RNA sequence: CUCGACAAACGGCAAACCCACUGUGAGGUGGGGGCGCAAAGCCAGGGGCCUCGGAUGGACCGAGGUAGCCCAGCUACCGAA
Numbered sequence: 001c002u003c004g005a006c007a008a009a010c011g012g013c014a015a016a017c018c019c020a021c022u023g024u025g026a027g028g029u030g031g032g033g034g035c036g037c038a039a040a041g042c043c044a045g046g047g048g049c050c051u052c053g054g055a056u057g058g059a060c061c062g063a064g065g066u067a068g069c070c071c072a073g074c075u076a077c078c079g080a081a
Stems, first nucleotide, its partner, number of pairs: 003079002012037002017032006035068001041074002045071003048066007
C1' cells in the first nucleotide's frame, strides 16, 4: 500500500416506533429507543427515488429533500493471512 478473520481492543454511528420543536411538503433538529452498520464518516458532481410549484395530450421546466439506494471525489480507528 492492497485487503477485511464467524479474531481482539479503545470506542463510534443509530432503522422502525414514541415525545417536543420546525418546514406548504419530502424532510430536518433535540430527547428516548436499537433494526442494523467496518466507512451507516464528509460531500448533492452523475444516476435513482421523494416533495412542492409551473406546464401539459404527453414529454417536460424550476426549486428543494434523500449519503441507512448506487457511482465518483475527500478523509479515517484497529488488525491477521